[in-house]
Context: one part of a larger RNA
RNA sequence: UGAUGGGAGCCCGCACAAGCGGUGGAGCAUGUGGUUUAAUUCUAUGCAAAGAGAAGAACCUUACCAGGGCUUGACAUGCCGCGAAUCCUCUUGAAAGAGAGGGGUGCCUUUGGGAACACGGACACAGGUAGUUUAUGGCUUUUGUCAGCUCGUGCCGUAAGGUGUUGGGUUAAGUCCCGCAACGAGCGCAACCCUCAUGUUUAGUUGCCAUCGUUGAGUUUGGAACCCUGAAUAGACUACCGGUGAUAAGCCGGAGAAAGGUGAGGAUAACGUCAAGUCAUCAUGCCCCUUAUGCCCUGGAGGGCACACGUGCUACAAUGGCUGGGACAAAGGGUCGGGAUCCCGCACGGUUGAGCUAACCCCAAAAACCCAUCCUCAAUUCGAAUUACAGGCUGCAACUCACCUACAUAAAGCCGAAAUCGCUAGUAAUCGCCAGUCAGCCAUACGACGGUGAAUUCAUUCCCGGGCCUUGUACA
Numbered sequence: 001u002g003a004u005g006g007g008a009g010c011c012c013g014c015a016c017a018a019g020c021g022g023u024g025g026a027g028c029a030u031g032u033g034g035u036u037u038a039a040u041u042c043u044a045u046g047c048a049a050a051g052a053g054a055a056g057a058a059c060c061u062u063a064c065c066a067g068g069g070c071u072u073g074a075c076a077u078g079c080c081g082c083g084a085a086u087c088c089u090c091u092u093g094a095a096a097g098a099g100a101g102g103g104g105u106g107c108c109u110u111u112g113g114g115a116a117c118a119c120g121g122a123c124a125c126a127g128g129u130a131g132u133u134u135a136u137g138g139c140u141u142u143u144g145u146c147a148g149c150u151c152g153u154g155c156c157g158u159a160a161g162g163u164g165u166u167g168g169g170u171u172a173a174g175u176c177c178c179g180c181a182a183c184g185a186g187c188g189c190a191a192c193c194c195u196c197a198u199g200u201u202u203a204g205u206u207g208c209c210a211u212c213g214u215u216g217a218g219u220u221u222g223g224a225a226c227c228c229u230g231a232a233u234a235g236a237c238u239a240c241c242g243g244u245g246a247u248a249a250g251c252c253g254g255a256g257a258a259a260g261g262u263g264a265g266g267a268u269a270a271c272g273u274c275a276a277g278u279c280a281u282c283a284u285g286c287c288c289c290u291u292a293u294g295c296c297c298u299g300g301a302g303g304g305c306a307c308a309c310g311u312g313c314u315a316c317a318a319u320g321g322c323u324g325g326g327a328c329a330a331a332g333g334g335u336c337g338g339g340a341u342c343c344c345g346c347a348c349g350g351u352u353g354a355g356c357u358a359a360c361c362c363c364a365a366a367a368a369c370c371c372a373u374c375c376u377c378a379a380u381u382c383g384a385a386u387u388a389c390a391g392g393c394u395g396c397a398a399c400u401c402a403c404c405u406a407c408a409u410a411a412a413g414c415c416g417a418a419a420u421c422g423c424u425a426g427u428a429a430u431c432g433c434c435a436g437u438c439a440g441c442c443a444u445a446c447g448a449c450g451g452u453g454a455a456u457u458c459a460u461u462c463c464c465g466g467g468c469c470u471u472g473u474a475c476a
Stems, first nucleotide, its partner, number of pairs: 001476002003473003007470001009468005015460001019423005026314008034305002042053002064300007073125001077124002079121003083117001087102006107114002127289002131286002136283002138278003143272001148187006154163003167178003193266004198234007208223003237260001240254005303442001316416001320375002323372004332363003337356001343350002382413001387408001390405003429452004434447001
């Protein structure tokens, strides 16, 4: 100087407390361990692995296994020969491939040849999701959006080092003020960026308002006040008043204001720590394979199941369930697409194909909610697993192994031990809607969007983590 203490002081955080809702018990979904297997590809393992890489494993993907094949190779550059190329048919085969036949000569040209493409040959080489993240770059997690980490000059000390950065206040903050052998500065903090909340100006179509008209969709005419959309701009700064404080920084209260003390949310992550994670995004050193650890194909596996763990969904009901009727969003996506309408079907869906490259048309029905009927506390009109059978859709293909529908079946479960998690306001809780990936979908996931909309915070004693100062130490 650090590290560390079941030492001391000060301070902070959904850290405790006060509340609300969960997990742990049930069924199922999904990931992991284990076990099994020809293979169950690989990675990730306390917080900071485990609905993670994977924004979507039937084939492909795919890296794994079995079998069938290839060896200058599926891909790249260079040399030589031959043929333009694309194309069609047959045989064999699980396919990859192998064999045979047919058709066809295009572009440029100095007629020598050339460009592009295909086949054959020899060698340099290709190739490797093989190993090593403890050889690395880059990227990333965590500490942590915590308030810290340093430097120049000066001064102190023999030196390691110290001072500054400590002290008194204050702040979300090493934020600011005052003091001080220090005076300044840098990376961080804050601000500058984006979205939301208010006004003004400007622009009005496909949007808005009025009018004509209609079962409805639409359409005619007029308007720019409102709503809304886009652009520009104003606005918040402790600016004003009172109190308090050291006449400071600030803090408390008030006024006005759409908004008040960082207005709310996001993006933004200092020096470093964990030889943290990644050689399977990519790049790359070394090492290894080279008729195979490379490449092609078919089928299988990754979905196997005594069990253990994580994350979720659905419930156990009356603040509810079924049925009928009625109402109100936001944000997205759509031409190899989204698909209105009519008809058929109990439904999934099928047929038809209007308008839409979209503020126009479509997905699209929002759901919780409101009104009304039934159910009356029961393993039930709760709950939906499981199973049987019949269909539908996507796709060469749905057995392993997709999704959806109808009918039947009707399991566990009556609020969950020890323990443990999230959340401080438009938050928790609850309700639906959309997108990406995508032929289809195992999505109950993930990322957004809006609707309804709480309770509690006495306080910092204790648990956990962190910051500053001080002190002990046989630790470095």